Predicted 3D model of a 106-nucleotide RNA (Guanidine-I riboswitch aptamer) from Tolumonas auensis. Lineage of the source: Bacteria > Pseudomonadota > Aeromonadales > Aeromonadaceae > Tolumonas. The coordinates come from a structure-prediction model, not an experiment, and the mean pLDDT is 81. The model forms 96% of the base pairs in the Rfam consensus. RNAcentral records the identical sequence in 2 taxa. The sequence is in RNAcentral, with records from Rfam and Ribocentre.
RNA sequence: UUAAUGGAUGACUAGGGUUCCGGCUUGGCAAACAAUGCUUAAGUGACUGGUCCGAGAGUUAUCGACCUUCCUGAAGGUUACACGGCGGGACAAAAACCCGGGAGAC
Numbered sequence: 001u002u003a004a005u006g007g008a009u010g011a012c013u014a015g016g017g018u019u020c021c022g023g024c025u026u027g028g029c030a031a032a033c034a035a036u037g038c039u040u041a042a043g044u045g046a047c048u049g050g051u052c053c054g055a056g057a058g059u060u061a062u063c064g065a066c067c068u069u070c071c072u073g074a075a076g077g078u079u080a081c082a083c084g085g086c087g088g089g090a091c092a093a094a095a096a097c098c099c100g101g102g103a104g105a106c
Base pairs, nucleotide, nucleotide: 007063008062009061010060011059012058015053016052020050021049022047023044024043025042026041027040028038029037030036064079065078066077067076068075069074081101083104087099088098089097
């Protein structure tokens, strides 16, 4: 200096917002001192939550790849390292999601 591999998927979590559910507030209706109730309407995520999104640099599992042995269809081993903007994008919306192991830094 050059070439190849350094992988894929699932489950979960950090995190995220608000389409739906729930909560809360207000209104309407019913009841009626009230409390409370509804096949009810609107608002609200500095509402803990359920559904939902979700990691290259988080966890874990399966597969794959490579290597060794060999009783020939199996066994074992390896799969390293990794600081990172601004800005933009999608879904309802946002995000450690995607652009992106990017720009940049060392």